[in-house]
C1' cells in the first nucleotide's frame, strides 16, 4: 500500500420519521340532561345464569360538550429513525358477581418492514379526512452482478451502506 477480521466514532436517503405546546377547523347543534306528545310492553341495562336498576323508541321545543383523529406555527428528539403483527402478563371500562366477548393503557420478548409515494381489497374512525394491514405499480436511495458503461439490466437488504481512527491477518 491491497484486502480480511472486529471495534469506536461520525454521516447520507427527502413531500425522511417520531414526540410537545399553542392556536384552529371537525366532531355538532351530536351524545348527556330538561319539558311536552304519541306509539309500545314482560320491554331495556354487549350474549347467558342470579341479582339489581330503569322503562323503549319517536316528533316538537330549551339548553348543550368532550375525547380520539385532523390542520398550521414554534419547538425537541432522531436516520430501525419508526411502525405493524401473534401470543402472554398487570390493570381499567361495557350496573353488581360468574362464564364469555369486546375495547384501551402498559409490560414483554419474538417475527416483519431501507425510505416515500400512487393504487385494488380489507380494517378502525363521525368523516370522502387520516391511519393501518396484505397485495400490485413505478419512483428513489444503497451494496453485489452484468453490460453496449457517466448510463441500463437483474437482484439482495438497514443485523445494511459510506467516511476516519484504530485491531486481527494476508501480500
Nucleotide at each position: 500500500c491491497u484486502g480480511u477480521u472486529u471495534g469506536a466514532u461520525a454521516g447520507a436517503g427527502g413531500u425522511g420519521c417520531g414526540g410537545a405546546c399553542a392556536c384552529c377547523a371537525u366532531g355538532c347543534g351530536u351524545a348527556c340532561c330538561c319539558c311536552g306528545g304519541a306509539a309500545c310492553a314482560a320491554g331495556g341495562c354487549c350474549a347467558g345464569g342470579c341479582a339489581g336498576c330503569c322503562g323503549u323508541c319517536c316528533c316538537g321545543g330549551g339548553a348543550g360538550a368532550g375525547a380520539g383523529g385532523g390542520g398550521u406555527c414554534u419547538c425537541c428528539g432522531c436516520c430501525g429513525a419508526a411502525g405493524a403483527c401473534g401470543a402472554g402478563c398487570c390493570g381499567a371500562c361495557u350496573u353488581g358477581c360468574c362464564u364469555g366477548a369486546g375495547u384501551c393503557c402498559g409490560c414483554c420478548g419474538g417475527u416483519c418492514u431501507g425510505g416515500g409515494c400512487c393504487g385494488u381489497g380489507g380494517g378502525a374512525g363521525a368523516a370522502c379526512a387520516u391511519c393501518c394491514c396484505c397485495c400490485g405499480g413505478a419512483c428513489u436511495g444503497u451494496c453485489a452482478c452484468g453490460a453496449a458503461u457517466u448510463u441500463c439490466g437483474u437482484g439482495g437488504a438497514g443485523c445494511g451502506c459510506u467516511g476516519u481512527c484504530g485491531u486481527u491477518u494476508u501480500c
Lysine riboswitch aptamer, 171 nucleotides, folded computationally. The prediction has a mean pLDDT of 81. Its Rfam family is "Lysine riboswitch aptamer". Its family is annotated with lysine biosynthetic process in the Gene Ontology. It was read from a public genome assembly, where an Rfam model found it.